Background:
This is a predicted structure of a 372-nucleotide part of an RNA (large-subunit ribosomal RNA, domain IV) from Penicillium salamii. The full RNA is in RNAcentral, with records from Rfam. It matches the Rfam family "Bacterial large subunit ribosomal RNA". Rfam links the family to the GO terms ribosome and structural constituent of ribosome.

Context: one part of a larger RNA
RNA sequence: CAAUCAUUAAGGAACUCGGCAAAUUGACUCUGUACCUUUGGAAUAAGGAGGGCCAUUAACAUUAAUUUAACAUAUUAUUAAGUAUGGAAAAUUAAAUUAAUGUUAAGAGGAAUCAUGAAAUAAUGUUGUACGACUGUUUAAUAAAAACACAGCACUCUGCAAAGAUAAAAAAUCAAAGUAUUGAGUGUGAUGUCUGCCCAAUGUCGGCUGGGUAACGGAUCUUCCUUAACUGUUAACUAAGGUUUUGAAGGACACCCCGAUUAAUGGCGGCCUUACCUAUGAGGGUCCUAAGGUAGCGAAAUACCUUGGCCGUUAAAUGCGGUCCUGCAUGAAUGACUUAACGAUGCAACAGCUGUCUCGAUGAUUGUCUCA
Numbered sequence: 001c002a003a004u005c006a007u008u009a010a011g012g013a014a015c016u017c018g019g020c021a022a023a024u025u026g027a028c029u030c031u032g033u034a035c036c037u038u039u040g041g042a043a044u045a046a047g048g049a050g051g052g053c054c055a056u057u058a059a060c061a062u063u064a065a066u067u068u069a070a071c072a073u074a075u076u077a078u079u080a081a082g083u084a085u086g087g088a089a090a091a092u093u094a095a096a097u098u099a100a101u102g103u104u105a106a107g108a109g110g111a112a113u114c115a116u117g118a119a120a121u122a123a124u125g126u127u128g129u130a131c132g133a134c135u136g137u138u139u140a141a142u143a144a145a146a147a148c149a150c151a152g153c154a155c156u157c158u159g160c161a162a163a164g165a166u167a168a169a170a171a172a173u174c175a176a177a178g179u180a181u182u183g184a185g186u187g188u189g190a191u192g193u194c195u196g197c198c199c200a201a202u203g204u205c206g207g208c209u210g211g212g213u214a215a216c217g218g219a220u221c222u223u224c225c226u227u228a229a230c231u232g233u234u235a236a237c238u239a240a241g242g243u244u245u246u247g248a249a250g251g252a253c254a255c256c257c258c259g260a261u262u263a264a265u266g267g268c269g270g271c272c273u274u275a276c277c278u279a280u281g282a283g284g285g286u287c288c289u290a291a292g293g294u295a296g297c298g299a300a301a302u303a304c305c306u307u308g309g310c311c312g313u314u315a316a317a318u319g320c321g322g323u324c325c326u327g328c329a330u331g332a333a334u335g336a337c338u339u340a341a342c343g344a345u346g347c348a349a350c351a352g353c354u355g356u357c358u359c360g361a362u363g364a365u366u367g368u369c370u371c372a
Stems, first nucleotide, its partner, number of pairs: 001367008010358002014356001019353001028050004036041001038190001053110002056106014071086006112116001124351007131343002136148002152188006164174003192337003196268003201265002203261005210256002216250001224242005269287005296330001297327001308324006
């Protein structure tokens, strides 16, 4: 010097991005326990007290010893109670007393220690808020989360040789030894209160007597070549075949067309003016649109301007909480707003606690280093 430990006056987060790390708390018994709540919880909430050993008192248990009673007959006054008498042998029950041991409890009983849950082991607590309901899952080796999943909700497909999956084209297999309260896919994400307007575009589904088409179809058309016949024999024509072209009518459940559909992909406005101070604008006018953002929430995990204005928290706050709404650019299953419980989640605060710090110091163990 490094690592790992131990202690530390006074202060007690002044450290720091941030209480990171450390410290505090801790088990058991008794007591006591708020807001809120889905009445289950919250809760070991929080907050207090006690303890070992000896003796005393009380209760109980076990063991040992001792004593009495029972049962029968007689009697007084009836079955109760009292009195008297009896018991050979063997055995039991009940009650009481004494002693010892143990457990529990009580009490300003007693002795010793710095210290009696004497070591080890062994929750810090509280409050507000964001997100996600919860238990669970995840980037083996930098991310455990607010991401994924989830129960619940909704939509779509699926009538069985089912839809869907295996490169799916054949056989085959799973789905399923299942049958629409089934199976598959998609979105949202417990519960509670709700889920507004738009089908113009894209998609999907349905309709279709109309329009124009695809593959197909091949009427029709053109060029060249081969063979044969004929003729007036380098040509032409006829017949058969081959190559290459032209491409009429007809023609789909596709397209145009006509409808439906948003918990399908998605979208959800400007300008001008106006109420007896000013301000605001319920109202009015006009343009455009498929329709112009409803309820709720709102400087938000979304707010540029911005450290927005006000209040609380602090001596002091770009923080946090509450409120306002002027929402650059919130908004309803791409879910909206709440919500008890839960969280090795984020942020803020309080109490306690401490070498994190003011500001360092000392000691121990191991290693390194220097000298011998």